[in-house]
This record gives sequence, C1' cells and structure tokens, in this order.
RNA sequence: AGAUGAUCGCACCUGUCCGUACCGAAAGGUCUCAGGUGAGGAAAGUCCGAGCUUCACAGGGCAGGAUGCCGGAUAACGUCCGGUGGAGGUGACUCCCAGGCCAGUGCAACAGAAAUAAACCGCCGGCCGUUAUAGCCAUCAGGCCAUGACGGCCGGUAAGGGUGGAAAGGCGAGGUAAGAGCUCACCGCCUUUCUGGUAACAGAAAGGGCACAUGUAAACCCCAUCCGAAGCAAGACCGAACAGAGAGCGAUACGGCGGCCCGUCGUGCUUUCGGGUAGGUCGCUAGAGCCUGUUGGUAACAGCAGGUCCAGAUAGAUGAUCAUCCAACGACAGAACUCGGCUUAUCGU
Repeated sequence: AGAUGAUCGCACCUGUCCGUACCGAAAGGUCUCAGGUGAGGAAAGUCCGAGCUUCACAGGGCAGGAUGCCGGAUAACGUCCGGUGGAGGUGACUCCCAGGCCAGUGCAACAGAAAUAAACCGCCGGCCGUUAUAGCCAUCAGGCCAUGACGGCCGGUAAGGGUGGAAAGGCGAGGUAAGAGCUCACCGCCUUUCUGGUAACAGAAAGGGCACAUGUAAACCCCAUCCGAAGCAAGACCGAACAGAGAGCGAUACGGCGGCCCGUCGUGCUUUCGGGUAGGUCGCUAGAGCCUGUUGGUAACAGCAGGUCCAGAUAGAUGAUCAUCCAACGACAGAACUCGGCUUAUCGU
C1' cells in the first nucleotide's frame, strides 16, 4: 500500500432553522442551513489472555481442560524479552510442545541366531574318530608319540563378520588358550565435594570399572501449577396502547329476559393480568488510549513532562462521478462493547 481538488450522496456531533409546526399515549423523534468527524494493519479467524456485566459460590475432593528448562516483563496470558541446554550451519545466524519411561500399563513392523536377551558364522581349549607325514619300539601281526587337515561331542569367548534405529560404554595399549573394564591412559557416564551463577546450568577435583541397564509420554499415565458458567442480542433504568380475561364498586341510572319484584346479562367506573411485552434511554467509546521528548533497563517494558481526542450505528453510514499527478490504475480486505497477543490473507516498492 494511492494523493490533491470539485460535484452529488450517507452516518454521527455541534450550532442554527424553530413555530408550542408535524408524528407519537408518553418518552422521544422529523423537517433548514453551516461547520466538524467518519475503518484496518490485519477491522478477518474467534485460537489464547483480560476488563466489564449477570448468575453461581463455606471449605475440601473427584471428573474435565490448559500449561510444562531458568529468570524477568505484564492487568493477565498458552504472549513477549533475556539467558541455559540441545539440534543445524564453514560462518553471520537460525530452529526447538525443552518435566517424568528405577510408579504401573501398552507399543516397537521388517531384518536378524538372538531385542532385554543372545553363540549363526568366526576365534580358542578339551575329548573321540578318520587320515597324511616325521620319529621310536617290535616277536614284522602291529603298537606308541608329535604335528597338520577333516568330522563329531563338550566348553570358553560379545574382539571380528552379518541384521537392525538400537546388539548391555568408545578408542588405544597391556593381558589371555582365545577373549573380555580383566588391567591401565584418554574421552564419556554415575556418585560425592568444592567453585562460579538469583536460577536453569557450567567448571574443577576425588572416587566408582560401568550398575538400575533400549526407545517411545506429539502412547495411556504420573507429578507440579492454573482454570466457576455464560457473554454487549451481556446487562441496567424508564415503560405503554389496543384486543381479550379476572376481581371489585351503586340507595343508584339505562337497556334485554313480554307487565312488576328478586335475580341475571350488557353498558359505566376502579383495579389486576396481558407485560417489565412493544418502544425508549443508558451500556457506547476518554481508554491498561494515542503522539513527541526524556530518564532507567541488554531487552521486553516502566517512570516523568508536554501535546492530543481519533466512527459509534441498531437493519446497521464510510459511497459514486469527473479532472490532474505518481515507477506502480493501486493488493488483502469493511468497525458493531473494549483492550493485550497469536494465527491467517496481502500485487508491488
């Protein structure tokens, strides 16, 4: 995120017209002219948080919902600011729904021998068998022994291979039959202490050979904190008329019930309902306001001084035409109680 001017028109405000004019029972409204004001950064979505209003409310608990590192800002917040930690990037910097899977439950496809446990291949040891070679004994039938290869059985091994997102610290050396935190150095992890910091956390030292032993809470769940409900068509005040219905009032009046009395019905007056309805007024726009400067603070923000008034309708105004200008002929879009945020839409510069 059009500007300026002119004309016509709309809403509101102020003055005026304006007379006891018109409409209305009233409250109130209408009729002239002039001046002033008149959409947004999102007025949107209605997703959070408040003010305000009515109703509810002793206190506690359950259910349900929201939030979830630390400190600060704020009326409040799920927002914002500054940090810590983590992730990404060569970097400037960017991003993170960032409590708890030793409370319990669930899930983890496929692959793989094995998924919370493990021996498939491989490596190593023992025994047995077959066989080859060398040696020894020999009564020449054979026997003994060593090494290698192959096969079987028993055992050790988590270093290597392979599968997987993940295979019970990483890596190097020592060690061993082969291996292994089995031992040691470094790194990681855990515990304790100290130091720095408001804190999250960071650093250092010592100790522990490493356990409870995987991941998932954007799975149920657990823990901590917070939450009463509905919303301006909220709600407050004023408050009818007509019809119709009920009650009352009479020494009485008039009419109907064929004349009279009683009674009764209607007309009359008062009153209640109709209805706190219709309608009107308020709520309604001066407010956690906006602008400028300054002070404090890294910042969010706060204080102070000065200036300023910036739509308020109730069927709902904010528009149209013309002229000129601009790089762009001008995007998304239209207030209905008000603020603080978030999110979404937005040609172009």